[in-house]
RNA sequence: CAAGCCUGCUCGGGGCGCAGCAUCUCACCUGCUGCUGAGAAGUACCCGUCGAACCUGAUCCGGCUCAACCCGGCGGAGGGAAUGCAGACUGUCGCCUCA
Numbered sequence: 001c002a003a004g005c006c007u008g009c010u011c012g013g014g015g016c017g018c019a020g021c022a023u024c025u026c027a028c029c030u031g032c033u034g035c036u037g038a039g040a041a042g043u044a045c046c047c048g049u050c051g052a053a054c055c056u057g058a059u060c061c062g063g064c065u066c067a068a069c070c071c072g073g074c075g076g077a078g079g080g081a082a083u084g085c086a087g088a089c090u091g092u093c094g095c096c097u098c099a
Base pairs, nucleotide, nucleotide: 001091003090004089006087007086008085009084010082011048012047013046014045016042017035018034019033020032021031022030054079055078056077060073061072062071063070
């Protein structure tokens, strides 16, 4: 001291759906249960340019499903928040010292 990887801190970005039942004239809201998921309102989780976290197109198109989920397309399309600080480990080249 390049780089890699990891951890912490600060700051910032982001999403939160589907089904059933209860309530209700119906729907919404609310509550309970179930499903998927990292996360379904948590002081949590995910992501911050090496950026598919997330948003737009999109109440999109095809398959599957009661629906969501899932798979493919759209599509590496258009956008998108720190080239932050500190530390641990690994460690190239070079330089210095000693033998």

This is a predicted structure of a 99-nucleotide RNA (TPP riboswitch aptamer (THI element)) from a Phycisphaerales bacterium. The coordinates come from a structure-prediction model, not an experiment, and the mean pLDDT is 78. It matches the Rfam family "TPP riboswitch aptamer (THI element)". Rfam's curators write: Vitamin B(1) in its active form thiamin pyrophosphate (TPP) is an essential coenzyme that is synthesised by coupling of pyrimidine and thiazole moieties in bacteria. The previously detected thiamin-regulatory element, thi box was extended, resulting in a new, highly conserved RNA secondary structure, the THI element, which is widely distributed in eubacteria and also occurs in some archaea. Analysis of operon structures identified a large number of new candidate thiamin-regulated genes, mostly transporters, in various prokaryotic organisms.